This is a predicted structure of a 97-nucleotide RNA (c-di-GMP-I-GGC riboswitch aptamer) from Rubripirellula obstinata. The organism belongs to Rubripirellula, within Bacteria. The model forms 90% of the base pairs in the Rfam consensus. Its mean pLDDT, the model's own confidence on a scale to 100, is 80. The sequence was found by an Rfam model in a public genome assembly.
RNA sequence: CAAGACAAAGGCAAACCGUUUGAGAAAACGGGGCGCAAAGCCACGGAUCCGUGAGUGACCCAUUUGGGAUAGCUUCAGGAACGCCGGGCUGCCAGGG
Numbered sequence: 001c002a003a004g005a006c007a008a009a010g011g012c013a014a015a016c017c018g019u020u021u022g023a024g025a026a027a028a029c030g031g032g033g034c035g036c037a038a039a040g041c042c043a044c045g046g047a048u049c050c051g052u053g054a055g056u057g058a059c060c061c062a063u064u065u066g067g068g069a070u071a072g073c074u075u076c077a078g079g080a081a082c083g084c085c086g087g088g089c090u091g092c093c094a095g096g097g
Stems, first nucleotide, its partner, number of pairs: 001096001004093001011036002016031006034083001040089003044086003048080003053075004059068003
C1' cells in the first nucleotide's frame, strides 16, 4: 500500500423471551445467537418507519357559490433507525507486496 481464508488473539450480536422507559417508531439492561472484517463512530445524501400541522379526499349533511370528514393520498416542523444503500472519520489480527 492494496486486499481478507476453512488460520489465530479477541470483538460485536438478528429474530425471539423477560424487566424497565416512551404517545409511537423504538431504546436501555439481562438471556439468546441469525449473522458480521468495521455489525466501531457520525443521521451527511437517498430509501424506510413514527408522528404534529396543512391540503386533498371516498363519504355524510344541506340543496346548489355551503358545511363536515376518521380511511386513503400529497406535503411538512420534529423524532427513530447507520445490522437498508451510499458518504465521512477511526481501528484489531494474520497473510501478501